[in-house]
The RNA shown here (transfer RNA) has 72 nucleotides and comes from a Dehalococcoidia bacterium. Model confidence (mean pLDDT): 81 of 100. It matches the Rfam family "tRNA". Its family is annotated with triplet codon-amino acid adaptor activity in the Gene Ontology. By type it is a transfer RNA. NCBI's taxonomy places the organism under Bacteria, Bacillati, Chloroflexota, Dehalococcoidia.

RNA sequence: GCCCACAUAGCUCAGUGGUAGAGCGCGUUCUUGGUAAGAACGAGGUCCCGAGUUCAAUCCUCGGUGUGGGCU
Numbered sequence: 001g002c003c004c005a006c007a008u009a010g011c012u013c014a015g016u017g018g019u020a021g022a023g024c025g026c027g028u029u030c031u032u033g034g035u036a037a038g039a040a041c042g043a044g045g046u047c048c049c050g051a052g053u054u055c056a057a058u059c060c061u062c063g064g065u066g067u068g069g070g071c072u
Stems, first nucleotide, its partner, number of pairs: 001071007010024004018055001026042005048064005
C1' cells in the first nucleotide's frame, strides 16, 4: 500500500428496514432464625461518526475513524 471482518447496556453478545433484547453485573423488595442460593420488579443504550436511499435506517449504499486478521 491492497483486501476482508467487526463496532449495539458496565462486560460478553443477539437482532435485522417499522419507536432495541438476552446472559452476567448493578439497585430495591420478597423468601430464611441468619447467610448462601432462589424469586419479582427496576435503572442503564445519541445502536462509532458524517452523508445518501426510503414514508420510515441499528439494519441498505458511500465516505471517515477505531480494532482484529490476511497478502505484498